[in-house]
Background:
Bacterial large signal recognition particle RNA from an Acidimicrobiia bacterium, 270 nucleotides, folded computationally. A source record names the gene ffs. The sequence is in RNAcentral, with records from ENA. Its Rfam family is "Bacterial large signal recognition particle RNA". The family's RNA type in Rfam is non-coding RNA gene.
RNA sequence: UCGUGCUAGGCGGGGCGCUAGGGGUGCCCUGAACCCGAAACCCUCUACAUGCGGGGCGGAAUCCCCCGCCUGAGGGCCGGCGGUCGUCGGGUCGAGCGCCGGACACGUGGCGUUGAUGGUCGGGUCCUACGCAGCGGGGACAUCGCGAACCGGGUCAGGUCCGGAAGGAAGCAGCCCUAAGCGAUGGUUCCCGGGUGCCGUAGGAGCGCCUGAUCGGAGCCGGCGAUCCGGGACGCGCCGGGGACCGCAGUCCGACGGCGGGGUGCACGA
Numbered sequence: 001u002c003g004u005g006c007u008a009g010g011c012g013g014g015g016c017g018c019u020a021g022g023g024g025u026g027c028c029c030u031g032a033a034c035c036c037g038a039a040a041c042c043c044u045c046u047a048c049a050u051g052c053g054g055g056g057c058g059g060a061a062u063c064c065c066c067c068g069c070c071u072g073a074g075g076g077c078c079g080g081c082g083g084u085c086g087u088c089g090g091g092u093c094g095a096g097c098g099c100c101g102g103a104c105a106c107g108u109g110g111c112g113u114u115g116a117u118g119g120u121c122g123g124g125u126c127c128u129a130c131g132c133a134g135c136g137g138g139g140a141c142a143u144c145g146c147g148a149a150c151c152g153g154g155u156c157a158g159g160u161c162c163g164g165a166a167g168g169a170a171g172c173a174g175c176c177c178u179a180a181g182c183g184a185u186g187g188u189u190c191c192c193g194g195g196u197g198c199c200g201u202a203g204g205a206g207c208g209c210c211u212g213a214u215c216g217g218a219g220c221c222g223g224c225g226a227u228c229c230g231g232g233a234c235g236c237g238c239c240g241g242g243g244a245c246c247g248c249a250g251u252c253c254g255a256c257g258g259c260g261g262g263g264u265g266c267a268c269g270a
Stems, first nucleotide, its partner, number of pairs: 001270006010057002012030005020046005034055004064263007074253004080248006087241004092237001096236003099231005106225003109221003118215008126204006132197002135193007142185005152177004160169003
């Protein structure tokens, strides 16, 4: 040096979380990442802690171990800067927006020569009186009905009384009728009343509104926007406290990858 057979080491790593601490199961990142089994009030260990039990592959080097530099997924910490969004408190209409009220008629919109604003005449809406209608209350007349234990009437069974008898008398209940009175009906009529009336007549009031006719001939309205004036602390904006999230900066860990350097066996045979 070569060949054969073995052995150590290898067959992933990292961040967070958990833990007194190291690993694993958990979540996430990276990645070409052996198989099976158990693991969260969990599993296994103790600083030489970087998992446990069983099996398999490959194996001393491109492959195992170590160091330095670069790059850098992802994550932790910090709370510096910026942004967004809730929350609590304060404060202002003296800057602003929204909100509320007003002005104006610039824009827009609507109405207007099928005639705007306006003028004149009239009517209505309003008030009073009267009438009419209607409603409510009351009275009279009319019609109908009810209506008296005895002290109203008629008829009066039975019974009672008088009579020798014929006969007569009073009369309860029942039935019929009626008085006072009560009720119903709706016709007529009278009186009273009213937050009654698309009603009529007369008078009044006539500010506004509506409306008819007429004159005349171009404006009128103010919904929205603009502008101006005013109001108010209701919502923003503003100030302060605290919070969540995002981005940047700082710091720490750091997979994968790249470059360079170093280290690691045993037996037998030739």